[in-house]
Predicted 3D model of a 367-nucleotide part of an RNA (large-subunit ribosomal RNA, domain IV) from a metagenome. Its mean pLDDT, the model's own confidence on a scale to 100, is 87. The RNAcentral record of the full RNA draws on SILVA.
Context: one part of a larger RNA
RNA sequence: CCCCCGUUAAGGAACUCGGCAAUCUAACCCCGUACCUUCGGAAGAAGGGGUGCCCCAACCGGUUGAGAGGUUCGCCCUCAAAGGCUGGCAGGGGCCGCAGAGAAAUGGCUCUGGCGACUGUUUAAUAAAAACACAGGACUCUGCUAAGCCGCAAGGCGAUGUAUAGGGUCUGACGCCUGCCCAGUGCCGGAAGGUUAAGGGGAGGGGUCAGCUUGAAAAGCGAUUUUCAGGCGAAGCUCUGAACCGAAGCCCCGGUAAACGGCGGCCGUAACUAUAACGGUCCUAAGGUAGCGAAAUUCCUUGUCGGGUAAGUUCCGACCCGCAUGAACGGCGCAACGACUGGAGCGCUGUCUCAACGGGGAGCUCG
Numbered sequence: 001c002c003c004c005c006g007u008u009a010a011g012g013a014a015c016u017c018g019g020c021a022a023u024c025u026a027a028c029c030c031c032g033u034a035c036c037u038u039c040g041g042a043a044g045a046a047g048g049g050g051u052g053c054c055c056c057a058a059c060c061g062g063u064u065g066a067g068a069g070g071u072u073c074g075c076c077c078u079c080a081a082a083g084g085c086u087g088g089c090a091g092g093g094g095c096c097g098c099a100g101a102g103a104a105a106u107g108g109c110u111c112u113g114g115c116g117a118c119u120g121u122u123u124a125a126u127a128a129a130a131a132c133a134c135a136g137g138a139c140u141c142u143g144c145u146a147a148g149c150c151g152c153a154a155g156g157c158g159a160u161g162u163a164u165a166g167g168g169u170c171u172g173a174c175g176c177c178u179g180c181c182c183a184g185u186g187c188c189g190g191a192a193g194g195u196u197a198a199g200g201g202g203a204g205g206g207g208u209c210a211g212c213u214u215g216a217a218a219a220g221c222g223a224u225u226u227u228c229a230g231g232c233g234a235a236g237c238u239c240u241g242a243a244c245c246g247a248a249g250c251c252c253c254g255g256u257a258a259a260c261g262g263c264g265g266c267c268g269u270a271a272c273u274a275u276a277a278c279g280g281u282c283c284u285a286a287g288g289u290a291g292c293g294a295a296a297u298u299c300c301u302u303g304u305c306g307g308g309u310a311a312g313u314u315c316c317g318a319c320c321c322g323c324a325u326g327a328a329c330g331g332c333g334c335a336a337c338g339a340c341u342g343g344a345g346c347g348c349u350g351u352c353u354c355a356a357c358g359g360g361g362a363g364c365u366c367g
Base pairs, nucleotide, nucleotide: 002361003360004359005358006357007356008355010353011352014351019348027051028050029049030048031047036041038173052095053094054093055092056091059088060087061086062085063084064083067079068078069077070076096100108346109345110344111343112342113341114340115338116337120132121131136171137170138169139168140167141166142165148157149156150155174333175332176331177330179263180262181261184260185259186256187255188254189253190252193251194250195249199245200244204240205239206238207237208236211232212231213230214229215228216227217226218225219224264282265281266280267279268278291325292322303319304318305317306316307315
C1' cells in the first nucleotide's frame, strides 16, 4: 500500500455518469396528516409527543371467597362484601444517569416527469426491464368423426368439451375515443366470358413389312427363276400426332382495413408589415380527422419563451417550423402499484475539501 471494521474538527454532495457507497430514519402508544382519487386509497403521508425506576390512591377485569338466593337436592346454578394474589388503564408525587424502545433486530422523507394499469413472469452462469404475461377489447376459423395440433399409420390431444365452447391473430385495467382510403397485396363471395393440366379424342405423318413394279446381270431352248441396284406399298406392329371435349387456379366482377398496408405537390391572395380564413392548378385509392407534439420520436438543436439555480446541453410548463407524431404495429388521459427510469428539494453523512487515528486480517521482513 491492500481488505474488513470503528471514530472524526470545520464544512455538508463541493464527490461522481449518477448521493454509487455509507450514514440518517427505525419498535410500540398517543396526537396529527395535503394534493389527487377508480372513494378502496393516497396513509406509517408529512410533522410532533411519550417510553426507566419508586410511592400514593382511584377505576375496569381475573382468581380465591364469608354470605345470600334458587334448586331437579347433585361434588348443581346465580349474585357477591372484606381481605389476599394478579392483569390492565389513566392520574398525582418522587428518584437516578450524558442517555429509560438505555442491548440486538427494526422505514430516511418530500415534490415533479417518462414508461408499464396492477400481483405476477424472464435471459439457471453479465440484462428483472418500459421486455413477457395479465383480466378486459376486437377480428377470424370451427356444427362435432369440429377447427387446429402430434403421428408413416394405428392412435392421441382438443374433450369424456359442443359456439356463454374450442383454435388462431392483434390489442392490453379503467375513462374518453378509435377518422379517410378497397388502387396494390391478402382473404371472402360470384360464376357469364377468356386462359388452362392430366385424361379423352384421333385427322394426319414416320418406321417396318406381305405384295407389286423398273433396270441390269446370271442360269435355262423357253415359260421362268435367282442375284444386285431402285420405286410404290395393304393389313398388322410400332413411333408420333392436329382439331375437339377436359376442373380448380389465374384473368374477370364485387365485398372486406381492430386484414398487409397507405393517408400529396405547386402558385397566388386581406388598406403597415407579417400571415393566409380564401382562390387557382396538377396528381392520387385516399390525401392525416380527434388528440398529442423539440417527445423513449426533433436532424438543424443547448430551437424560442417561461420556471427552477449565483450559474441548468439535463429537468418542468408552454409554443408548433411534426428532418421523420397520430388513433387496437392503438391515440390521449389516469388513482393505485414499481429492487424500472429522468429532474428537484429537506434531512443526513469521510462521497468530497483532505485527510487523520484506532481495531482485525492479508501481504512483506525475520524465524